This is a predicted complex of two RNAs, RNase P RNA and transfer RNA, with 459 nucleotides together. Rfam match: Bacterial RNase P class A. Gene Ontology terms of the family: tRNA processing, ribonuclease P activity and dimeric ribonuclease P complex. From the family's description: Ribonuclease P (RNase P) is a ubiquitous endoribonuclease, found in archaea, bacteria and eukarya as well as chloroplasts and mitochondria. By type it is a ribozyme.
Parts: sequence; C1' cells; structure tokens
RNA sequence: GCGGCGGCACAGAUGAUCGCGUGUUCGCAAGAGCUCGAGGAAAGUCCGAACUCCACAGGGCAGGAUGCCGGGUAACGCCCGGUGGGGGGUCACUCCCCUAAGGAAAGUGCCACAGAAAAUAUACCGCCAGCCUGGCUGGUAAGGGUGAAAUGGUGCGGUAAGAGCGCACCGGGGCGCUGGUAACAGGGCUCGCAUGGUAAACCCCAUUUGGAGCAAGGCCAAACAGGAAGCAUUUGAUCUUCGGAUCAAUAAGGGUUGCCCGCUCUCGUCUUCCGGGUGGGCCGCUUGAGACGGCCGGCAACGGUCGCCCUAGAUGAAUGAUCAUCGCCGCAGUGUCGGUGACGCCACUGCCGGAACAGAAUUCGGCUUACGUACCGCCGCAUCA
RNA sequence: GCGUCCGUAGCUCAGCUGGAUAGAGCAUUAGUCUACGGAACUAAGGGUCGGGCGUUCGAAUCGCUCCGGACGCG
Repeated sequence: GCGGCGGCACAGAUGAUCGCGUGUUCGCAAGAGCUCGAGGAAAGUCCGAACUCCACAGGGCAGGAUGCCGGGUAACGCCCGGUGGGGGGUCACUCCCCUAAGGAAAGUGCCACAGAAAAUAUACCGCCAGCCUGGCUGGUAAGGGUGAAAUGGUGCGGUAAGAGCGCACCGGGGCGCUGGUAACAGGGCUCGCAUGGUAAACCCCAUUUGGAGCAAGGCCAAACAGGAAGCAUUUGAUCUUCGGAUCAAUAAGGGUUGCCCGCUCUCGUCUUCCGGGUGGGCCGCUUGAGACGGCCGGCAACGGUCGCCCUAGAUGAAUGAUCAUCGCCGCAGUGUCGGUGACGCCACUGCCGGAACAGAAUUCGGCUUACGUACCGCCGCAUCA
Repeated sequence: GCGUCCGUAGCUCAGCUGGAUAGAGCAUUAGUCUACGGAACUAAGGGUCGGGCGUUCGAAUCGCUCCGGACGCG
C1' cells in the first nucleotide's frame, strides 16, 4: 500500500424560488401567515410484548418453545458477566474466535461399507504350550490389520506367552474438605482396576405457553329483498281460573378460533342454506415500557434522580424539483515543516469529479439480512528502507 | 397481514424414513441396419442437488439463514 473478516460512529448542512401533506391563526369564501414532515436498517415477518375482540372465563390433554450458572428487562428464542468444552497463537501464561452446553443407568431406534467382531459383543494374522506335523487342540488379547469409533492410557515388574495380574502416574466411580451466590475449580481418602457413539434420532426431565390479529375492533350515514328449513323428550318443585305458566336438571343445536371437561345462550338481535344491497365517512392514529443532556449506583447489560423537548400521521397513499454556498471523500498542482527515503501533517488553488443500501401505514424491545466512508482489532499478499 | 408447498442433467420428473459410483424418460453425439431417410438397437457424454453456515464418521435428505417461484384465506 492492497484485499478479507469482525466491531463501532456517521449516513450532510444552510438559504432562496416553485410544488406537496398534517396541525394551528385570520378570513363568509377564495386564500394568506406560522410550525412540523422517512430509516439505521423504515426490509425479512424470525421472536417478545402493549392494545383490541372472542369473553363474565376456569382446568386438563395434544401441539409448540427454551435448555450450563448468575444478573438485566414489561417480556423474549434477546443483552451483559462468568464457568465448562472446542479451535488458533505463544517457550509457557496472559490473549483472540466459536459453542445447538440437561439426560445414553426409563425405554426404543441407528452406526452403511470394511472388519473376526459395532452391544445378547470377539479371534483374521500373530504369540505361547502340547500333539497323531504345513495340520489339529488348548491358552491369550500385549503386538499387527480393518474402520470415524475395537472398550481405559503410559511405564516398570511378572508370566509358558500375555492380561490391572501387581505397582507408580494419568483417567474413572464413591465419600468428604476448602473457595465461590452458583455453574464450577483445587486438594485429600478410598475402590473394582470393566461399563462405546449418536438425542440439530424418537424420547425422558425441568421451565414455559388460550386463540386471533389495526384488513384487530368501534361509531355514523346510505341502500336493498327477501325466501326456505330447524328447533327437544323426560323428571321434579311452585302457582293455577285446571287452559296452562314459572323455575331447575337432563337431552338436542350454537358459542368458547385444535380436542375433552366445565361454563354459557336457546321462540330469538338464534342456527343452516339460497338470493339481494353496501365496497361511503369518522374513530382507532400517535404523549410513548419516549427522545436528549447532567449527576449517582453497578465490571457491564442496565437502573435511579434532576432538567428540558413534543419531533410525519397519509388513505391509491404527501415529504419533491432547481439554483447557490459551506462541509465530507477523491484526483491534480503549489508552498511551509518533518523524514535517510518511500512518503506524511497543514494551508491554498483547480475539477461540468464522487456519495452506497434503500421509502413510514398501530406502536415499541430485539434478532437476521443489504450497504458507502472514517476509525479500531486480527489475518493474508506485495513493496521500500 | 395469515397459511401451505416447490427449486435435482438441455427439458419433464423420481430419490427426502441419512450410507459413500445420484437415477429414469425425452433430447444430443457416435456406431449398426438401409440405395437414402425414418423407426429400432448399442454405446458414450452431460450434475456447485437454488446459495451459505452448522450437526454427524458421513447430508440431495436433519437444523438455521439468505435468494427465487406457485397456490389459498383475508
């Protein structure tokens, strides 16, 4: 100097003219004045909520989600801090990156091919011993082979040859001590020295979860055209003018946005089917778990307190165009200074040079993705001294 | 706004319940047969399994994310 990965900040400003939209003032009106007017992702619709309705609204199952510990938050699958594991770098430590990180002894499934054998586990080669000698029998699992993985590892002793067979260390199980809120870490004693992998396979465990969504849901105006079918048995109680009425339970139908129980309504504003009318206006609609700044607490995420501000609400969907100046970046030139040099800082001049991803539509907290410039960290390549 | 499905050879599609050379038909090329052509037969070529990351010994298949397409409700 170039490139890649990650993190973080910004993502122009001012004025004039014309053109738009909300609010507000004046005005009979036409219109005039003032103020305000897209984002860090507004995107994807992946999570969580607020809010609205079912609905006066409970329990269970199914289904879904999360999964080390602690903290933050309205909440979350998010954020912060820490621990364990894996990877990189280093003589080593500090350091950087990733983590989908409960349970394999509750059960079921899978581990192809190769291999003797892949969990009801074993002897192909080899080693040793014996014999009826290119074979057989017995012992063995240290060595070799196969494989992603062969059932504790290394070393010494021992043995016919071996094997935790014995010992030392490591590893593992049990018991307990110390530190830590905890995950966990360190040490001690003791033990048989035998307890594959896979749960982003089904599953088990712990925690959690009602459903639908602003096109939710309300109000007003206008218009039209309604038709057909369904509606209940039984029991008990009370009243009675003895016709019947009322209440409760049961049954049938509807609702409770997956099912069941429960609950609730049931001659009506009910349920089902066919047909017709209305695609209008207003609300919801922007003051918020709010933005900004100071101080305090906390490793931090974040919290508390004080001050100050109001910053789009459109509805076929506004927020634009032109000009000028300044700013940022780039290129070229000049000058001062620094440097051995490549070059660097600053100032000035010139350029009809450049500026990415991309548009609110109920709101907010996150995640993920897209992207220009500056800075920081790491990695790779090239060049000069 | 809500929900479901798809992407594999030049084209149309299997494989999706994880197993190591990833398939079928049509098309293409070459050959055989025929006087020639067609048909038929034989052989061959042709693949980032939409892209990336991850789990696993192993991924077209399982998980996450991105891109593109189709359908339904409203």